[in-house]
Parts: sequence; C1' cells; structure tokens
RNA sequence: UCCCCGCUGGUGUAACGGCAGCACGCCCGCCUCUGGAGUGGGUAGUCCUGGUUCGAAUCCAGGGCGGGGAG
Repeated sequence: UCCCCGCUGGUGUAACGGCAGCACGCCCGCCUCUGGAGUGGGUAGUCCUGGUUCGAAUCCAGGGCGGGGAG
C1' cells in the first nucleotide's frame, strides 16, 4: 500500500428500511437479624462525516479503530 471481516449503553447480545429490545452491571427504594438472595423503579447506546430515502442501526461513499490475509 492492496484485499476481506467486524464496530449498538460500562459489558454481552437482539432489532423485514418504520418507537433501538433483552440480560448482566451501576444507582435509589422495599424486604430482611444482615444481604452478595428476592423484589419495584431509574440509568445509559447505534464509531465519525456526508449521500440515498417520506423514513437509515440497517443501503451507498469516504474516514477512524480492531482483527485476518497479500505483497
């Protein structure tokens, strides 16, 4: 430098082009002799910039980061 794959809350993982869901974590409360068990609530996310579209996590282009391969 070229080719291929991946990127969603703190972590893991869903989402025919149509409200971004679930689990764990974390925070607050309840319960309890105590709480690390149980339970109610809250928290926070689509790597970036453009494009297509009525509408983009999803499609397209460029860039970034990570992994693999070629020279």
A computed fold for a 71-nucleotide RNA from Streptomyces naphthomycinicus, annotated as transfer RNA. It matches the Rfam family "tRNA". It is annotated as a transfer RNA.